[in-house]
RNA sequence: UCUUAUCGAGAGCGGUGGAAGGAAUGGCCUGAUGAAAUCGCGGCAACCUACUAUAGAGUAAGGUGCCAACUCCUACAAGGUAAUACCUUGAAAGAUGAGA
Numbered sequence: 001u002c003u004u005a006u007c008g009a010g011a012g013c014g015g016u017g018g019a020a021g022g023a024a025u026g027g028c029c030u031g032a033u034g035a036a037a038u039c040g041c042g043g044c045a046a047c048c049u050a051c052u053a054u055a056g057a058g059u060a061a062g063g064u065g066c067c068a069a070c071u072c073c074u075a076c077a078a079g080g081u082a083a084u085a086c087c088u089u090g091a092a093a094g095a096u097g098a099g100a
Base pairs, nucleotide, nucleotide: 001100002099003098004097005096006095007094012041013040014039015038016037020030021029022028026073027072042067043066044065047063048062049060050059051058052057071093076090077089078088079087080086081085
């Protein structure tokens, strides 16, 4: 980089650290009652995996992943409503797994 599946659920404490963080646009939030990063311990989930069963499925948790807010909402397109507002659907982008 390409293909494909999923993305309205779930799960945090402590040490170090010391001002940022939530991908990108615009918002709206989180943060000195301590951001990012990192370490320890804990947890969630079940894509791959193992086992059972072999038709759905179940159990475990070895490899990943994750633990504010729907992927926090939103950038494009279509539709609904009287509406500069609101709602719905799809796309795009992104994240994670598996494969190439």